Description:
RNAcentral holds the sequence, with entries from Rfam. Predicted 3D model of a 69-nucleotide RNA (SAH (S-adenosyl-L-homocysteine) riboswitch aptamer) from Caldimonas caldifontis. Its Rfam family is "SAH (S-adenosyl-L-homocysteine) riboswitch aptamer". For this family Rfam cites "Riboswitches that sense S-adenosylhomocysteine and activate genes involved in coenzyme recycling" (Wang et al., Mol Cell, 2008). Gene Ontology terms of the family: regulation of gene expression and S-adenosylhomocysteine metabolic process. The organism belongs to Caldimonas, within Bacteria. The coordinates come from a structure-prediction model, not an experiment, and the mean pLDDT is 78.

RNA sequence: CUCCGAGGAGCGUUGCAAGGCCGCCCAGGCCCCAGGCUCGGAAUUCAUCUGCAACGGCGCUCACCCGCA
Numbered sequence: 001c002u003c004c005g006a007g008g009a010g011c012g013u014u015g016c017a018a019g020g021c022c023g024c025c026c027a028g029g030c031c032c033c034a035g036g037c038u039c040g041g042a043a044u045u046c047a048u049c050u051g052c053a054a055c056g057g058c059g060c061u062c063a064c065c066c067g068c069a
Stems, first nucleotide, its partner, number of pairs: 002042006008062006016036001019031004035055001
């Protein structure tokens, strides 16, 4: 760097980067676009015990946990 998994789920919206197309391949235009960040992994199987992140534009809905009434 690539791939995989996880970080509760969904609807709407803006459009920077990345990506795609066009272009004199320049300038720029159009499309798409809010996991792009963090953690873990890329030998396999079984049993027992214990614990478990921090975050992600705007608006809304649901779920889950805690507290109060």